Transfer RNA from Staphylothermus sp., 74 nucleotides, folded computationally. It matches the Rfam family "tRNA". Rfam describes the family as follows. Transfer RNA (tRNA) molecules are approximately 80 nucleotides in length. Their secondary structure includes four short double-helical elements and three loops (D, anti-codon, and T loops). Further hydrogen bonds mediate the characteristic L-shaped molecular structure. tRNAs have two regions of fundamental functional importance: the anti-codon, which is responsible for specific mRNA codon recognition, and the 3' end, to which the tRNAs corresponding amino acid is attached (by aminoacyl-tRNA synthetases). tRNAs cope with the degeneracy of the genetic code in two manners: having more than one tRNA (with a specific anti-codon) for a particular amino acid; and 'wobble' base-pairing, i.e. permitting non-standard base-pairing at the 3rd anti-codon position. RNAcentral holds the sequence, with entries from ENA and GtRNAdb. Model confidence (mean pLDDT): 81 of 100. The same sequence occurs in records of 5 taxa.

RNA sequence: GCCGCCGUAGCUCAGCCUGGCAGAGCGCCGGACUCAUAAUCCGGUUGUCCCGGGUUCAAAUCCCGGCGGCGGCA
Repeated sequence: GCCGCCGUAGCUCAGCCUGGCAGAGCGCCGGACUCAUAAUCCGGUUGUCCCGGGUUCAAAUCCCGGCGGCGGCA
C1' cells in the first nucleotide's frame, strides 16, 4: 500500500441483511430474606449506536468520506 471483519449502556454482546419504541445478561443503587454474609427474590439505574456528510416522512440499520482495533496479502 491492497483486501476482509469489527466499533451500540460501566463490561460482554444482540439488533443492521429486510429502515419505523434502542435492548439482553452481568454490574451498580435501594429493598425483602438472614444473627450476619453469600445465594435467591422485588424495584430502580445506564446511551453523541466511533466521527462527519448524503438519501428518506423517518437512519444504529442504506450510500460516501474519515478515525480506531483485529486479521490476511504484499